[in-house]
RNA sequence: ACUCGUCACAGCGAGUAUAAAAAGACAUUAAGCUGUGAGCGUUCCCUCUUUCGAGGGAGGUUGUA
Numbered sequence: 001a002c003u004c005g006u007c008a009c010a011g012c013g014a015g016u017a018u019a020a021a022a023a024g025a026c027a028u029u030a031a032g033c034u035g036u037g038a039g040c041g042u043u044c045c046c047u048c049u050u051u052c053g054a055g056g057g058a059g060g061u062u063g064u065a
Base pairs, nucleotide, nucleotide: 001016002015003014004013005012006038007037008036009035010034011033025064026063027062032040042059043058044057045056046055047054048053
């Protein structure tokens, strides 16, 4: 300096040409590292279905430091 941890900004952390991860305070949760916003993934309910999937609604971890 760049890339990555869903996306934007900030923080935290990792990597060095790759996009992953045993890292990202600890425990817990399906809830993805954290805050705000989003609602991409994901969880639950309903409907349709050629059982592959599609549509609609709801939720948007919690606690401690």